[in-house]
RNA sequence: UGCUGAUAAAGGCAAACCCAUCGAAAGGUGGGGACGCAAAGUCACCGGUCUAACGGGUUUUACCCAAAGACAGCGGGACCGCCAGG
Numbered sequence: 001u002g003c004u005g006a007u008a009a010a011g012g013c014a015a016a017c018c019c020a021u022c023g024a025a026a027g028g029u030g031g032g033g034a035c036g037c038a039a040a041g042u043c044a045c046c047g048g049u050c051u052a053a054c055g056g057g058u059u060u061u062a063c064c065c066a067a068a069g070a071c072a073g074c075g076g077g078a079c080c081g082c083c084a085g086g
Stems, first nucleotide, its partner, number of pairs: 003085003012037002017032006035073001041079003045076003048071003055065004
C1' cells in the first nucleotide's frame, strides 16, 4: 500500500417499542431500550422509497399533481477510519 473479516481483544453504533421535544407530515433530536451492524462513520452525486406544507388542478366536507422536505439501517458511488489476519 492493497486484500480479507475465521478467532480474540480495545471498544463503537443502536431496529421495533416507550417517554420528552421539534416538524404540516415523512422524519429529526435527547433519554430509556437492543433487532441487528466491520463502516449501521460522513456526503442526497445516480437510481429508489416516504411525506405533501407552499403552490397548482378538479366533479371542492374530498381527491389528484407537485420537493425546495426526508430516508446513508434500500442499492450504487465518493471521502474518511478502529482492531486482527495473510

Predicted 3D model of an 86-nucleotide RNA (c-di-GMP-I riboswitch aptamer). It was read from a public genome assembly, where an Rfam model found it. Its mean pLDDT, the model's own confidence on a scale to 100, is 86.